[in-house]
């Protein structure tokens, strides 16, 4: 100083699933209850590698603890801008 990596901040976009049923009630919401639904997290596991007893190690897969299931709020990934680190030059 340039690309790409990783983080951190920011505008943007962003899916899925009963506006179920009981109870209360100040009609806003609270509390069970079944049914669901994965793209906050969070758990698993292949190949493949090793010191081969065992470890190590991945996900948009799978499990649903957890969160969701009008609307708002989140929300994983993407895209553009900013900083910061690390590496090569």
């Nucleotide at each position: 100083u340039g690309u790409g990596u990783u983080c951190a901040g920011u505008a943007g976009g962003g899916a899925g699933a009963a506006g179920u049923c009981g109870g209360u009630c100040u009609c806003g919401g609270c509390c069970g209850a079944u049914g669901c639904c994965g793209a906050a997290g969070g758990a698993g596991c292949a190949a493949c590698c090793g010191c081969c007893c065992c470890g190590g190690u991945a996900a948009a897969c799978u499990c649903u603890c957890a969160g969701g299931c009008g609307a708002a709020a989140g929300g994983a990934c993407c895209u553009g801008c900013u900083g910061a680190a690390a590496u090569c030059c």